[in-house]
Predicted 3D model of a 106-nucleotide RNA (TPP riboswitch aptamer (THI element)) from an Erythrobacteraceae bacterium. The sequence was found by an Rfam model in a public genome assembly. Its Rfam family is "TPP riboswitch aptamer (THI element)". Rfam links the family to the GO term thiamine pyrophosphate binding.

RNA sequence: GAGCUAUCCCCGGGGAGCCAUGCGGCUGAGAGGUGGGAGUUGCGUCCCACGACCCGUCGAACCUGAACCCGUUAAUCCGGGCGGAGGGAAGGGUCGCUUGCCAGCG
Numbered sequence: 001g002a003g004c005u006a007u008c009c010c011c012g013g014g015g016a017g018c019c020a021u022g023c024g025g026c027u028g029a030g031a032g033g034u035g036g037g038a039g040u041u042g043c044g045u046c047c048c049a050c051g052a053c054c055c056g057u058c059g060a061a062c063c064u065g066a067a068c069c070c071g072u073u074a075a076u077c078c079g080g081g082c083g084g085a086g087g088g089a090a091g092g093g094u095c096g097c098u099u100g101c102c103a104g105c106g
Base pairs, nucleotide, nucleotide: 001099002098003097004096006094007093008092009091011056012055013054014053017026018025019024033050034049035048036047037046038045062087063086064085068081069080070079071078
């Protein structure tokens, strides 16, 4: 100097579907919890921040293809395919182990 493991710090990425409605049901780690704002007659809705959860290149978290294909279901990105296809978010400190190089001594 390099690699690996563990741990810590700090940072970043992401989604929130279906059942007409939902204090109920399905799948899932998670199915919009809290606050603020826009808009509306009022809801629905939209935006922002925070929170929970998942994921960060050894990357199937998540997005695109996709209003795709097959199957299933009350219904759905529910299961499988597409598919290891195309994209996709990190650095640092410390302990330990392995190893390269240099120097000194024998």